[in-house]
RNA sequence: CCUCGCGAGGGGCGCUGCAGCACCGGGUUGGCCGGUACCAGGCUCGCAGGGCGGCGGAUGUGUCAACGGCGCCCGUCGAUC
Numbered sequence: 001c002c003u004c005g006c007g008a009g010g011g012g013c014g015c016u017g018c019a020g021c022a023c024c025g026g027g028u029u030g031g032c033c034g035g036u037a038c039c040a041g042g043c044u045c046g047c048a049g050g051g052c053g054g055c056g057g058a059u060g061u062g063u064c065a066a067c068g069g070c071g072c073c074c075g076u077c078g079a080u081c
Stems, first nucleotide, its partner, number of pairs: 001051003005047005010074006018042001020038001022036005041067001
């Protein structure tokens, strides 16, 4: 760095449907196009496994997040009345 799995980023309901996957149809050497259905943690951080690459280590201090379409409800913290 890549990949997969897990966890966290407070919770719930409704709506739309970009990407994505599935199905159907069409087309091309390849690329692709259309329709239907699902679909708003797909992002970030952390942990472990695997793969690739690389090679300085120790100590101290600081930090514990930032984001996530629209509408509504609940919860938590703070402030004001």

A computed fold for an 81-nucleotide RNA from a Gammaproteobacteria bacterium, annotated as SAH (S-adenosyl-L-homocysteine) riboswitch aptamer. Taxonomically the source falls in Gammaproteobacteria (Bacteria, Pseudomonadati, Pseudomonadota). It matches the Rfam family "SAH (S-adenosyl-L-homocysteine) riboswitch aptamer". Its family is annotated with S-adenosylhomocysteine metabolic process and regulation of gene expression in the Gene Ontology. The sequence was found by an Rfam model in a public genome assembly.